[in-house]
RNA sequence: CGAGUAAGCAGGGCAGUCGCGGGAACACGUCCGCAAGGAGGUUCUCGAGGAAAGUCCGAGCUCCGCAGGGCAGGGUGCUGGGUAACGCCCAGUGGGGGUGACCCUAAGGCUAGUGCCACAGAAAACAUACCGCCUCCUGCCGGAGGCAAGGGUGCAACGGUGCGGUAAGAGCGCACCAGGGGCCGGGAGACCGGUUCGCUAGGUAAACCCCACCCGGAGCAAGACCAAAUAGGAGGGGGAUGAGGUUGCCCGCCGACUCCUCGGGUUUGGUCGCUGGAGGCGCCGGGCAACCGGCGUCCAAGAUAGAUGGCUGCCGAAAACAGAACUCGGCUUACCAGUUUGCUCGGGUU
Repeated sequence: CGAGUAAGCAGGGCAGUCGCGGGAACACGUCCGCAAGGAGGUUCUCGAGGAAAGUCCGAGCUCCGCAGGGCAGGGUGCUGGGUAACGCCCAGUGGGGGUGACCCUAAGGCUAGUGCCACAGAAAACAUACCGCCUCCUGCCGGAGGCAAGGGUGCAACGGUGCGGUAAGAGCGCACCAGGGGCCGGGAGACCGGUUCGCUAGGUAAACCCCACCCGGAGCAAGACCAAAUAGGAGGGGGAUGAGGUUGCCCGCCGACUCCUCGGGUUUGGUCGCUGGAGGCGCCGGGCAACCGGCGUCCAAGAUAGAUGGCUGCCGAAAACAGAACUCGGCUUACCAGUUUGCUCGGGUU
């Protein structure tokens, strides 16, 4: 210098001016409203994001449900840790990719059981032999037996390569390699290393299933309170010498009208929920890290038809994706022009 890899930063700034939403202080008793309540004046002050987004996970909060246990159903799935929790994060292990820095990984159990493996092929899983090879009956056809090394089929064929061995063969024996069981050692564990035993076992669990752990539902239009209107309800009093109804009458039963008290519903409006929180920043300590602890300090949108904007000047130029609506922790996706640091590979110069 080039190519790459990982982790970040950043998401226009300053000044003036005109507006819009919230808050505080002060003042006014003005305006709107039946009311509950709200608006208005002056000064000060605050006012979108790294993703506010998708609404995909996990929680807080609220209401409903719920004795306890089980079944069914769903989710998660290497190990250890973090966390309020998670399908998230960190550190590792195994596997895969890259020369490398580094990246990817849906990675429990087919030796619990059951199922499936098209076509081809003898045979797709414990059974078997199509072409062959070998021995015998034989001179041939043919037959009886042995074999699974060679050929052939298939994505996949009952460990692989070689030497010995044999009638031909075979872990039958041996060496090396791969896998598995036992033992020893290391590690907290996933797992790793060594040694021994010829032990050799097909694949498939994003097939049923088994194992371990987790899981009630609906959501801020949740929900609570207040005011007014409205329909009925419950209890008590008056009516009582009881309106009226029930067959003409009696009993019995129902019960108009009216006053008081009570609680729930519906509609409209208002207030709360609403932003101070698993909070931000700094320092110190613990931890490889995620993260945790202590101390100090700060308060930084909260609307309800929904504010966060316009103009001018300067900074060389002025942008991208996009905008809060109960709140957090994650994940994912979108994005202008840049920039910092560590590391890797290649080349050049001294």